[in-house]
RNA sequence: GUCCGCACCGCGCCGAGCGAACAUCGGCGGCGCACUGGUCGGACCUCGGGGUGAAGCCGCUCCGGCGGCCGGGCAACCUUCCCGCCCGAACCCGACAGCUAACCUCGCAGGCGUGCCGGAGGGAUUUC
Numbered sequence: 001g002u003c004c005g006c007a008c009c010g011c012g013c014c015g016a017g018c019g020a021a022c023a024u025c026g027g028c029g030g031c032g033c034a035c036u037g038g039u040c041g042g043a044c045c046u047c048g049g050g051g052u053g054a055a056g057c058c059g060c061u062c063c064g065g066c067g068g069c070c071g072g073g074c075a076a077c078c079u080u081c082c083c084g085c086c087c088g089a090a091c092c093c094g095a096c097a098g099c100u101a102a103c104c105u106c107g108c109a110g111g112c113g114u115g116c117c118g119g120a121g122g123g124a125u126u127u128c
Stems, first nucleotide, its partner, number of pairs: 011113004018026003027108004032103001048096001049093004056069005070088005077123006083115001
C1' cells in the first nucleotide's frame, strides 16, 4: 500500500416506518365504517374467504426444482427506456367480499453500502 472480517462514528440507500423545542406535539402509512336490525348466544380452531407487504399468476416436474408472465430493488439532483444482476419472505383476522364522508382504530419495524463510477435520452439546479 492492497484485500478480507468485526466494532464504533459520520454520511447515504430500500422501506409508511420520520421530524422537533421530546411526559408531548407534528408528520407519514394501513384496516374498518354510508347501520334500518328480528336468522339462538358464547368460546376455540383454520386447506374457505379477507388484510399488511414488491413478495403473485400460469405451465412442466424425476418433487430437488425449472420455465414464462407480473411485481419490487440495484442510490448519492430528479426522471424515462434498454441491457445485466438480485428478491418474490413473514405475519395477522377468524366464516367475515368490494367502494365509502364524518368517525373509529392500528403501526412508525427491519435490512443494507449494491451495476466494470453499465448504456442511451429528457428535465431541474449551480458556476462561467
c-di-AMP riboswitch aptamer (ydaO/yuaA leader) from Actinoplanes teichomyceticus, 128 nucleotides, folded computationally. The RNAcentral record of the sequence draws on Rfam. The organism belongs to Actinoplanes, within Bacteria.